[in-house]
RNA sequence: GUUCCUAUCGUCUAGAGGCCUAGGACACCAGGUUCUCAUCCUGGUAACACGGGUUCGAAUCCCGUUGGGAAUG
Numbered sequence: 001g002u003u004c005c006u007a008u009c010g011u012c013u014a015g016a017g018g019c020c021u022a023g024g025a026c027a028c029c030a031g032g033u034u035c036u037c038a039u040c041c042u043g044g045u046a047a048c049a050c051g052g053g054u055u056c057g058a059a060u061c062c063c064g065u066u067g068g069g070a071a072u073g
Base pairs, nucleotide, nucleotide: 001072002071003070004069005068006067007066010026011025012024013023018056028044029043030042031041032040049065050064051063052062053061
């Protein structure tokens, strides 16, 4: 250089065009339980890398940019 894969809460992850106002686990915060801590229970905060396009409708499909990874020369 060329080709391919990949990007979702703090972390890991579900999602396959309409049921998404994006769900779960851990973490964090608050309350309950406890003499206190831990455990346990309840609730809460928190995310679609960026820019275009297709479509009535996009986290999801297409193109580009950026970051990460792989193959090849």
Molecule: transfer RNA
Organism: Lentisphaeria bacterium